[in-house]
RNA sequence: AGGGCAGGUCGCCUUAUCGCUUCAUACUCGUUAUGAAGAGGAAAGUCCGGACACCAUAGGGAGGCAUAGCGGCUAACGGCCGUCGUCUCAAAUUCGUUUGAGAAAGGACUAGUGCAACAGAAAGGAUGUACAGGUAAUGCUGUAGUGAAAUCAUGUAAACUCUAUGCGGUGAAAUGCCACGUAUACCUAUGCUUGAGGAUUCCCGUCCGAUAUAGGAGGGUAGGCAGAUGGAGCACUGGGGUAACCCUUUGCCUAGAUAAAUGAUAAGGAUUUGCCAUUGGCAGAUACAAAAUCCGGCUUAUAGACCUGCAUUUUUU
Numbered sequence: 001a002g003g004g005c006a007g008g009u010c011g012c013c014u015u016a017u018c019g020c021u022u023c024a025u026a027c028u029c030g031u032u033a034u035g036a037a038g039a040g041g042a043a044a045g046u047c048c049g050g051a052c053a054c055c056a057u058a059g060g061g062a063g064g065c066a067u068a069g070c071g072g073c074u075a076a077c078g079g080c081c082g083u084c085g086u087c088u089c090a091a092a093u094u095c096g097u098u099u100g101a102g103a104a105a106g107g108a109c110u111a112g113u114g115c116a117a118c119a120g121a122a123a124g125g126a127u128g129u130a131c132a133g134g135u136a137a138u139g140c141u142g143u144a145g146u147g148a149a150a151u152c153a154u155g156u157a158a159a160c161u162c163u164a165u166g167c168g169g170u171g172a173a174a175u176g177c178c179a180c181g182u183a184u185a186c187c188u189a190u191g192c193u194u195g196a197g198g199a200u201u202c203c204c205g206u207c208c209g210a211u212a213u214a215g216g217a218g219g220g221u222a223g224g225c226a227g228a229u230g231g232a233g234c235a236c237u238g239g240g241g242u243a244a245c246c247c248u249u250u251g252c253c254u255a256g257a258u259a260a261a262u263g264a265u266a267a268g269g270a271u272u273u274g275c276c277a278u279u280g281g282c283a284g285a286u287a288c289a290a291a292a293u294c295c296g297g298c299u300u301a302u303a304g305a306c307c308u309g310c311a312u313u314u315u316u317u
Stems, first nucleotide, its partner, number of pairs: 001313002004310007012269007020038007027030001040288001044299002047297005052171004059204004064167005069083005084106001086103007107162002112160002114156003129144005175226004186216005197208003233252003238247003270286007
């Protein structure tokens, strides 16, 4: 220096014009003017875990789903950190093992069931093979042979299963308030406390339940405010801990739309590719993708640039 693997960071910039959303100020109160702010590392998949809110069961049993060494972190987790064991690869080796890198589905097979290639007469438990011995009789005894294993009960739970732990349900279209409108009417079925139906797996129990429930045909509304953006918040200082993470000083305020704003155009620059060619010119390219109650994770997508570590190849000294 080249390419490779692993981890981390960033992920186009500046200016002008036009336009959009929110906030502040001003007035002439207007779709006005001025000023400020305006997507992400994944905003994504909605796969886990919470906060928050509501519900007429938050009780028992069965079922279902999830997790599984040990210790720690956390609001919580199926996440993260550390560590032990197992397996794979490489190197070293006194052939005992040691070191390094990586992987993962590491509770239980003296509860039960299933499965176990090939070989072999016979394999999860015997319709006992050959030879020899023995008995009143019998694989009763020995040897041989196959195999990991032959009356010795072995392995297997990304097999059923068992054990331990956890899980009530619905999600911001939750929910509260205001405004407008209306059909507690009509038809069918069931039911009216001896109760239909319901409380989102089933049974029991409990509770709700008559201006009822289910279906049909139809009428009205489809606006506003709160929830809702100051938070398990961000940056930094110091300290504790191997680490995840925790405590702390100082400073900061950083989208809030609602059918959904965050855009378009032009110029210049940066990086990079190709060609012409010589320190320039021309033509391209600059990804994945975009908030929707909010957090912590996981997973997936991602042009290009940079940093760190590891091993490797080539060249020079």